Predicted 3D model of a 77-nucleotide RNA (c-di-GMP-I riboswitch aptamer). Model confidence (mean pLDDT): 82 of 100. Of the family's consensus pairs, 90% are formed in the model. It was read from a public genome assembly, where an Rfam model found it.
RNA sequence: UCAUGAAAAAGGCAAACCAUCCGUGAGGGUGGGACGCAAAACCACAGAUCUCGUAAUGAGAUGGCUGGGCUGCCAUG
Numbered sequence: 001u002c003a004u005g006a007a008a009a010a011g012g013c014a015a016a017c018c019a020u021c022c023g024u025g026a027g028g029g030u031g032g033g034a035c036g037c038a039a040a041a042c043c044a045c046a047g048a049u050c051u052c053g054u055a056a057u058g059a060g061a062u063g064g065c066u067g068g069g070c071u072g073c074c075a076u077g
Base pairs, nucleotide, nucleotide: 002077003076004075005074012037013036017032018031019030020029021028022027035064042069043068045067046066047065048062049061050060051059052058
């Protein structure tokens, strides 16, 4: 530097659900909670899905749907 993620260690994230707050909504924040995750860190760039809607070359949501970009822990080769 590249490839890979079977086993292990250190540490990390946190689905459903519950409480509360924000939003017309999709959804989001915080706390609890763990189904899972080697990028389940970050970026709405492409696709996809979803919402609102004044119906359109509109405004939004999802990064835990796929691809891409970018950074990174450990181990093995």